[in-house]
This is a predicted structure of a 95-nucleotide RNA (Glycine riboswitch aptamer) from uncultured Methylocapsa sp.
Formats: sequence, C1' cells, structure tokens
RNA sequence: CCCAGCGGAAGAGACUGGCUCAUACGAUUGAUUCGAUGAGCUGGCGCCGAAGGCGCAACCGCCCCGGAAACGCUCAGGCCCAUGGACCGCCGGGA
Repeated sequence: CCCAGCGGAAGAGACUGGCUCAUACGAUUGAUUCGAUGAGCUGGCGCCGAAGGCGCAACCGCCCCGGAAACGCUCAGGCCCAUGGACCGCCGGGA
C1' cells in the first nucleotide's frame, strides 16, 4: 500500500406529473371502473455531498519534479426505512 471479515458511520422532497404492475383493502357495476397502499420506469422543480470522477491547492516528499485533502464542482451517485457509504476501530492474508 492492496484485499477480505466484523462493528460504528452523516447529509438531503415519504415534493409533484405521467405510465405500468401488484394487493389479502374500500367504494361501485350490466360489463367494469374509481380510490387507497406498495413496487418499478420516466419527466419537472428543489436539495445533499462521505462510492467514483474532476478542479484549486492547504499540506507532504526522494523537493529536478512528483504525491495530494474531510476544501470546491456536482458529470455520475444519493434525498422515509433499507441498500450504499468516505472515514474510524478490531482482526486475517498478500505485495
């Protein structure tokens, strides 16, 4: 320095439109249709910054030249929970 395991780990609309699917729910019918809830896809505006990426350059080094942030940008990613998650701790393996 890299990889694996375990634990911790924040931020930001459960905003809104359309379409599709599901329901053990409600209403309704001649057939059905509507609502509610959940999931997926796709727009609108708003937002986050801790995968990644990019930029400045604090800082670092073997100071020719290199490396380079938790700062900035938000292309990507993310905005109920979950998942993900820089970084931290423990532990095993490899160079």